A computed fold for a 115-nucleotide RNA from Niabella hibiscisoli, annotated as SAM riboswitch aptamer (S box leader). Its mean pLDDT, the model's own confidence on a scale to 100, is 84. The sequence was found by an Rfam model in a public genome assembly.

RNA sequence: CUCUUAUCAAGAAAGGCAGAGGGUAAUGGCCCGAUGAAGCCUUGACAACCUGUUCGCAGCAAAGCUGUGAAAAAGGUGCCAAAUCCAUCUCCGUAAUAGCGGAGGCAGAUAAGUC
Numbered sequence: 001c002u003c004u005u006a007u008c009a010a011g012a013a014a015g016g017c018a019g020a021g022g023g024u025a026a027u028g029g030c031c032c033g034a035u036g037a038a039g040c041c042u043u044g045a046c047a048a049c050c051u052g053u054u055c056g057c058a059g060c061a062a063a064g065c066u067g068u069g070a071a072a073a074a075g076g077u078g079c080c081a082a083a084u085c086c087a088u089c090u091c092c093g094u095a096a097u098a099g100c101g102g103a104g105g106c107a108g109a110u111a112a113g114u115c
Base pairs, nucleotide, nucleotide: 003113004112005111006110007109008108013043014042015041016040017039021032022031023030026088027087028086029085044080046078049076050075051074053071054070055069056068057067058066059065060064084107089104090103091102092101093100094099
């Protein structure tokens, strides 16, 4: 990279190096950026996907194992502007010269597994 499942309108700062871009398909917008972008390092925070821990419930005769709910946050990731920044495609409703709302899809990100 491929495939599967789940989540994605919440949340979360500083310092140093650096020196012009960035907002993760494409396009059109719109934002952020010399009052310092991307990237790297240090410390911190947010969150709860996986492992582990504690407690409750259920099943197995039991030890323990499995499932499930909660707590906490030790380990592995992730993440710390704006809804995944908004839209594009389909359907429905509304409206009447161009939109608005809802549901879904495509794409993307993250985690776990798979190849």